[in-house]
Molecule: SAM riboswitch aptamer (S box leader)
Organism: uncultured Ruminococcus sp.
């Protein structure tokens, strides 16, 4: 850069010690312990098995809230749709 998906799923653990939720505006989570790390778990993509439904958990990934909501445009309409941006996988 291209492409697919993004409204499901996942600890009352250990360690750590103040931040975090991509960015902006909100609004949230957090010393009733944040981020990170370990263990544990989930099963999105690739991969193995299978005619298929599925299954395994090998490689990445993920484990508060719809990608937390909005952010640009359309309709006029509380919302919905399409993009943009972001995240993850594959090439």
């Nucleotide at each position: 850069c291209u492409u697919a998906u993004c409204a499901a799923g996942a600890g009352c653990g250990a360690u750590g010690g103040a931040g975090g939720g991509a960015c902006a505006g909100g609004c949230c989570c957090u010393g009733u312990g944040a981020a990170g790390u370990c263990c544990g778990g989930c099963a999105a993509c690739c991969u193995g098995c299978g005619a298929a439904a599925g299954u395994a958990a090998g490689g990445u990934g993920c484990c508060a809230a719809a990608u937390c909501c909005u952010g640009c445009g359309g309709u006029a309409g509380u919302a919905c749709c399409g993009a943009a941006a972001g995240a993850u996988g594959a090439g």